[in-house]
C1' cells in the first nucleotide's frame, strides 16, 4: 500500500412481563435542548422538554374481589433473532 471485516444511534419480527380501555400512550405539526461505531465531521434517522392540532373498542364470565378470561391500543419494558452511518482516519484478519 491491496483485500476482507467488525463494531453506533437506532430499527423490524418473536416471545416474555406490564400499562391504559374512567384515554395515558402511540402517530401528527412547531419551537428549544441532547446523544449518535474508537477520533474527526454531521443528519436521512433517534432522544428529552414545552406548546398545539387530531383522535379510539369494548366484550363475556363471576364468588362482586376495582376479580378472571377474551379483545382492543400504530402502547411501555426485556430477551433472541435479522439489519443498522456517506467521507477520511483508527481498529482487527490476510497479502
Nucleotide at each position: 500500500g491491496a483485500c476482507a471485516g467488525a463494531g453506533u444511534a437506532g430499527a423490524a419480527a418473536a416471545a416474555g412481563c406490564g400499562c391504559g380501555u374512567u384515554a395515558a400512550g402511540u402517530g401528527c405539526c412547531u419551537g428549544c435542548g441532547g446523544a449518535u461505531g474508537g477520533g474527526a465531521a454531521g443528519u436521512u434517522g433517534c432522544c428529552g422538554c414545552a406548546g398545539g392540532a387530531c383522535g379510539a373498542a369494548g366484550g363475556a364470565g363471576g364468588u362482586u374481589g376495582u376479580c378472571u378470561c377474551u379483545g382492543c391500543g400504530g402502547u411501555g419494558c426485556u430477551u433472541u433473532u435479522u439489519c443498522g452511518c456517506a467521507u477520511c482516519c483508527g481498529c482487527u484478519g490476510c497479502c

The prediction has a mean pLDDT of 78. A computed fold for a 95-nucleotide RNA, annotated as THF (Tetrahydrofolate) riboswitch aptamer. The sequence was found by an Rfam model in a public genome assembly.